The RNA shown here (transfer RNA) has 73 nucleotides and comes from Bacillales bacterium UBA1744. Its Rfam family is "tRNA".
[in-house]
């Protein structure tokens, strides 16, 4: 050069007829305890790399494009 996976919440990561953005942990309030952990209820927290298309509607389907892993050359 070229092929092939990945890029979703602070971390690890789920997510398929295209319509609800979410799970552990972590973080914050409340309860509970003399105090801490524990543990238990609720809560914040996301331009789904990024552009553009296609549609009534994109995390998903299409084409570019950047970073990362791998294989060929």
């Nucleotide at each position: 050069g070229g092929g092939g996976c990945g890029u979703u919440a602070g971390c690890u990561c789920a997510g398929u007829u295209g319509g609800g953005a979410g799970a552990g942990c972590g973080c914050g309030u409340g309860c509970u305890u003399c105090g801490c952990a524990a543990g238990u209820a609720c809560g914040a927290g996301g331009u789904c790399g990024c552009c553009a298309g296609u549609u009534c509607g994109a995390u998903c389907c299409u084409g570019g494009u950047a970073c990362g892993c791998u294989c060929c050359a």